A computed fold for a 109-nucleotide RNA from Patulibacter minatonensis DSM 18081, annotated as Guanidine-I riboswitch aptamer.
It matches the Rfam family "Guanidine-I riboswitch aptamer". Gene Ontology term of the family: regulation of gene expression.
The sequence was found by an Rfam model in a public genome assembly.
The coordinates come from a structure-prediction model, not an experiment, and the mean pLDDT is 77.
Lineage of the source: Bacteria > Bacillati > Solirubrobacterales > Patulibacter > Patulibacter minatonensis.
RNA sequence: UGGUCCGUGCCCUAGGGUUCCGCCGCGCCACGGUGCGGGACUGGUCCGAGAGGGCAGACCCGGCACCGCACAUAGCCGGGUUGCACGGAGGGAGAAAAGCCCGGGAGAG
Numbered sequence: 001u002g003g004u005c006c007g008u009g010c011c012c013u014a015g016g017g018u019u020c021c022g023c024c025g026c027g028c029c030a031c032g033g034u035g036c037g038g039g040a041c042u043g044g045u046c047c048g049a050g051a052g053g054g055c056a057g058a059c060c061c062g063g064c065a066c067c068g069c070a071c072a073u074a075g076c077c078g079g080g081u082u083g084c085a086c087g088g089a090g091g092g093a094g095a096a097a098a099g100c101c102c103g104g105g106a107g108a109g
Base pairs, nucleotide, nucleotide: 008056009055010054011053012052015047016046020044021043022041023038024037025036026035027034028033057082058081059080060079061078062077063076064075084104086107090102091101092100
């Protein structure tokens, strides 16, 4: 200098919409409810971050346990590391939308 591979999972949050619940409006009612509309309705359910958080995982170091030698496989505890990160338009999905997915993409620096 060039190339290849890896950069995971779960739980949350910012955010998101409106299937269901609740709420609001109108109508009907046997007064128990029920139909329609509303997310420029706080919410519960729901979706949810590469560039948000936590945990696990991974890797490194040390200690312990194990151990006749070699090879193979594998446990517990503690510490550390897990960096950086500007970004459309358009399209996709369950009811729908989004900081979701295409996508650490195109492009810019």